The RNA shown here (Lysine riboswitch aptamer) has 164 nucleotides and comes from a marine sediment metagenome.
RNA sequence: AGAGGUGCGGAUGUAAUGAGUAAUGUCAGCUGUUUUGUCAGGCUUGGCGUCAUGAAAGGUGCAACCGCCGAAAUGUGGGGAAUUGGCCUGAACGGUUCCGCAUGUUGGGGACAUGUCAAAUAGGCAUGCCACUGUCAUCAAUGCAUGAGUAUUGAUGAGGCGCU
Numbered sequence: 001a002g003a004g005g006u007g008c009g010g011a012u013g014u015a016a017u018g019a020g021u022a023a024u025g026u027c028a029g030c031u032g033u034u035u036u037g038u039c040a041g042g043c044u045u046g047g048c049g050u051c052a053u054g055a056a057a058g059g060u061g062c063a064a065c066c067g068c069c070g071a072a073a074u075g076u077g078g079g080g081a082a083u084u085g086g087c088c089u090g091a092a093c094g095g096u097u098c099c100g101c102a103u104g105u106u107g108g109g110g111a112c113a114u115g116u117c118a119a120a121u122a123g124g125c126a127u128g129c130c131a132c133u134g135u136c137a138u139c140a141a142u143g144c145a146u147g148a149g150u151a152u153u154g155a156u157g158a159g160g161c162g163c164u
C1' cells in the first nucleotide's frame, strides 16, 4: 500500500411507519381529591367518555454523497456534559443520551433460538448454535512445470497486533 462483500460507519434529501397516538379546544356525564421514576415545599384539579383539530423524536426503506477495512460493535471501570415532574423551586438517588480515557472480546455477513431496547410482526444489541464466505497452516489427489514451484478440489485446524 492492498484484499474479503448482503463489508463497516457518517451526514443530506425523500417515503412509509410512529398515529388518528400525544397534545389543544368543545360537550355534557361518571369517578378520584392532589397528578411527577423516588422525596419535600408552593400553585394548579386529575382520569375516563363525545366531537373537532392534530403532531414530533428515535429507529426503517430508497437515492446519491463522504470517510474507511478494528472498518466498527460491545463488556467493565473511572471522568465530563446535557436531559428527565401538569407548572415553579430544592436536595439526593435513579433513568436516558452524548464526549473522551483505560482495558477485555469479536475475521465477515446471514438464518434460527433465547433475552433485552423499541409503538412494532421493522430494526438494533448480547449469548448460543448452524451452515456459507475470506485468509493462513498441514495432509491427499489431479493438471502445468522439470527440479522440489504453482493452480484447482477435498479434509482437518487456527484467527485480524492476522494475510498479501
Stems, first nucleotide, its partner, number of pairs: 001164002005069001007068004012063004023053003027049001029048004037093002039090005072106006079099006107133002110130001112128006135158010
Its mean pLDDT, the model's own confidence on a scale to 100, is 77. Of the family's consensus pairs, 100% are formed in the model. Its Rfam family is "Lysine riboswitch aptamer". Rfam describes the family as follows. Riboswitches are metabolite binding domains within certain messenger RNAs that serve as precision sensors for their corresponding targets. Allosteric rearrangement of mRNA structure is mediated by ligand binding, and this results in modulation of gene expression. This family includes riboswitches that sense lysine in a number of genes involved in lysine metabolism, including lysC.